[in-house]
């Protein structure tokens, strides 16, 4: 390098030119507003609204039922159907060749040996994926096909105890479910033995699992040995069963003002007494607002809630990890049903073509998905091309 894989980033920079919203200022204008000028203005998914929370309002003695989610252990964490770590099952680049299968060869040919092959099999890396509690509580279903889909069954078969016939080959009735066919995603656990008329976990042996009891390790899910029981088909994302959670509505919530004229603009006043800010740890001065009083203009009302927060960066400690402390540092949309773009320049990036003195240069082309509205903190779903880092395998290449 070639091959398997996994995690992150960034989401074009900069100048001009139109222009959009909120907010201060300035300036014109009797007014509504007009110019000007500074600030600041979306995301990684702002999105779906699936999930968990916080905030608010409602209701709410305990208790059951009923519904509804979860659903392997232990952890995080405000919580969670979500994250970490781990258990089990599958898969997984490729090794392997016992056995089965294919296909060649050779012989002493009803098979033997050897060779290849990787089709079933067997091991399997980093790494992926799994509603993954019970099917040894109940119930149910298993499409076509097939006798028979779970209290089972003989379809071609099989057998010769007992019965009956019999043209002596055997037929029927009767046994079996074993073998060999057949069917199917899947046929009632494999193989030998013994048993029997033939057979059968009927009995024994091993093996495969289940379950029940020991022991050993492990927090624990689980691992790993013994010993017993003939207990042996799936399905729980069918009912169901068990165990744990769950009150409802969402910022259009809710809370103040407002036809006794509110908030907002104007314009006069009067005190220097409290109050609020400039404006600070006190205190004084000082000039400025509101409280009053008058116009205007007001139902499509106005303030708030409302953004400073389970916040982001950084460093350090603790933990394998998710995360937790602790310093230290920054404010980062807050809108009226809803504003942040579009053009040119330039630079970088990527890609194509040319031309190269092999440093490189010229032309030309491309930047996706997509749009906060109470806020978080997760999933999932959209994404055009780019940059980075790590981890693993070979009997592959340098």
């Nucleotide at each position: 390098c070639c091959g398997g894989g996994a995690g992150g980033g960034a989401a074009c920079g900069c100048g001009g030119u139109c222009g959009c919203g909120c907010g201060c200022c300035g300036u014109c204008g009797u007014g509504a507003g007009g110019c000007g000028g500074c600030g600041u203005g979306a995301g990684g998914a702002a999105a779906g609204u699936c999930c968990g929370g916080g905030c608010a309002c409602c209701g709410c003695a305990g208790g059951g039922c009923a519904g509804g989610a979860u659903g392997c252990c232990a952890g995080c964490u405000a919580a969670c159907g979500g994250c970490u770590g781990g258990g089990c099952g599958g898969c997984g680049a490729g090794c392997a060749g016992a056995c089965g299968g294919c296909g060649g060869a050779a012989c002493g040919c009803g098979g033997u040996u050897c060779c290849g092959c990787g089709c079933g099999u067997g091991c399997g890396a980093a790494g992926c994926c799994g509603a993954c509690g019970g099917a040894c509580a109940g119930u149910g279903c298993c499409a076509c096909a097939g006798a028979g889909a779970c209290g089972a069954g003989u379809c071609a078969g099989c057998c010769g105890a007992c019965g009956c016939c019999u043209u002596c080959g055997g037929g029927c009735g009767g046994g079996c479910g074993a073998a060999u066919g057949g069917u199917g995603a899947a046929a009632c656990g494999g193989u030998g033995c013994g048993g029997u008329a033939a057979g059968a976990g009927c009995g024994c042996a091993c093996c495969a699992g289940u379950c029940u009891c020991c022991c050993g390790g492990g927090a624990g899910a689980c691992c790993g040995g013994g010993a017993g029981a003939g207990c042996u088909g799936g399905u729980c994302a069918a009912c169901c069963c068990c165990a744990u959670c769950c009150g409802g509505u969402g910022c259009a919530a809710g809370g103040c003002c407002c036809g006794a004229c509110a908030g907002u603009g104007g314009g006069g006043g009067a005190g220097g007494g409290g109050c609020g800010g400039c404006c600070c740890g006190c205190c004084c001065c000082g000039a400025c607002g509101a409280u009053c009083c008058c116009c205007a203009g007001g139902a499509u009302g106005g303030c708030u809630g409302c953004u400073c927060g389970a916040g982001g960066c950084g460093u350090c400690c603790g933990g394998c990890g998710a995360c937790g402390g602790a310093c230290g540092u920054c404010c980062c949309a807050g809108a009226g049903a809803g504003a942040u773009g579009a053009c040119c320049g330039u630079g970088a990036c990527g890609g194509a073509a040319g031309c190269u003195c092999c440093g490189g240069c010229u032309u030309c082309c491309g930047g996706a998905c997509a749009g906060a509205a109470c806020c978080c903190g997760g999933c999932u779903u959209a994404u055009g091309a780019c940059c980075c880092u790590c981890c693993c395998c070979g009997c592959g290449c340098c």
Molecule: Bacterial RNase P class A
Organism: Deinococcus pimensis DSM 21231